This is a predicted structure of a 372-nucleotide RNA (Bacterial RNase P class A) from a Gemmatimonadota bacterium. The model forms 95% of the base pairs in the Rfam consensus. The coordinates come from a structure-prediction model, not an experiment, and the mean pLDDT is 78. A source record names the gene rnpB. It matches the Rfam family "Bacterial RNase P class A". By type it is a ribozyme.
RNA sequence: GGAGACGAGUGCGGAUCGCGGCCGCGGCCUGCGGGCCUGUGGUCGAGGAAAGUCCGAGCUCCGCAGGGCAGGGUGCCGGCUAACGGCCGGGCGCCGCGAGGCGAUGGAAAGUGCAACAGAGAGUAGACCGCCGAUGGCCCCUUCAGGGGCACAGGCAAGGGUGAAACGGUGGGGUAAGAGCCCACCGCGCUCCCGGCAACGGUGAGCGGCACGGCAAACCCCACCUGGAGCAAGGCCGAAUAAGGAACGAGGCGUAGCCCGCGCCAUUCGAGUUCCGGGUAGGCCGCACGAGGCAUGAUGAGAGUCGUGUCCCAGAGAAAUGAUCCGCCCGCGCUCCGGCGUGGACAGAACUCGGCUUAUUCGUCUCCCGGU
Repeated sequence: GGAGACGAGUGCGGAUCGCGGCCGCGGCCUGCGGGCCUGUGGUCGAGGAAAGUCCGAGCUCCGCAGGGCAGGGUGCCGGCUAACGGCCGGGCGCCGCGAGGCGAUGGAAAGUGCAACAGAGAGUAGACCGCCGAUGGCCCCUUCAGGGGCACAGGCAAGGGUGAAACGGUGGGGUAAGAGCCCACCGCGCUCCCGGCAACGGUGAGCGGCACGGCAAACCCCACCUGGAGCAAGGCCGAAUAAGGAACGAGGCGUAGCCCGCGCCAUUCGAGUUCCGGGUAGGCCGCACGAGGCAUGAUGAGAGUCGUGUCCCAGAGAAAUGAUCCGCCCGCGCUCCGGCGUGGACAGAACUCGGCUUAUUCGUCUCCCGGU
C1' cells in the first nucleotide's frame, strides 16, 4: 500500500437530588369496571448511523386486492432472502507493477434519430497535399528502333494532413499507379466440436472477402416484476353543530388514468357531482414478543440455512434518561516529575424491520501485495 473483522466513543464505579414506563406493597374512594396519592420498594430507559426518506416489506384501510391497456421499475449468468434497485459467487470489459478497484454490464441485421468545430469526406462517404496518366495533342533529342518533357481527358484512396474518431490490421503478390483485387496470418460473421448449470471460454475444425463504425445515461425492441393509499394508516368512546344553503342532474358510484366485466344505488317522489358555509383542536387503543437479541453446534466457497440453550432490552404524547461532586479511561499543552490545566467526533427513538447513501473521533487484530 490493498482487503476484512471487532471494540470504545463522558464510558465505568460511588454519593446526593430529579424525570418517564412496568410490576408489587400501603392508604383513600368505588356504581366493583376501576380511579387517585409531591406514599413506598424493585426493575428497565436513545444510535452506529437514531440522519436522508432513496428502495423493499410487515401491518392497516379501500365492495373487485378481476382481466387488459397505459404508466413505472430492473437489466450479463447462477444463487441467497419475506422482498428489494440489496447481498454472495462467477463471466466479460476498463484501470493498476501488484494485492485489488470500478462498471447505468440485454439488443445497433426491426425501425426512427443524433454527432459542434476542423476536414475533401463522419457511414455503403470522400479528393486538400499527393501517386499514375496509354492512344491522341504540343515541344526537344535522335543512331529513325526509339527516348525525354509538358498539359488534358481519365484512373487511385495505398502515403501525408484535419479530427476524439476516417470504411479492418501486418506482410507479400499484382498493377500505369493502387485497392481484399488475390494470398498467408490476425480480426469479423456463420456452423460444428470440447469444457462449463450458465454468462462465457478454446494456440479446436470448417465455410465466407466480410452486414455500412459510434451513441439506446436517445426514442425504441426484448425479458422479468408491478392494484391504490398510507400510523397524519386505521379503530373505539364521548361531545358538538346549521333535520345548513345553492347550482347541475339521468344515469351515477365503487382509493391515481382509460377500456371490458362484476356489484351497488337511482331514473324527477331523484342516486349522485360541484361550490359556499358551519361543527369536531377531547379521551383511549393502535404502541411493541419481533422475518427479535445473545451464546453455541452442524452445514455451505460464500451470502445464508437448520438445530440447541438463554433473555425480554424505551414507548414519550409537545414530547422522559438531567444536574452536582469524587475516582478511574483517552488525547493535547505545561511541569520543580509531586502534578496542574484543558478537551473528548457525528450526533437523540416516535409503527416496526431488511438494505442503500451521507456525516464522523480513535484503537486492536488477521491475511495479502510492492519496495528496501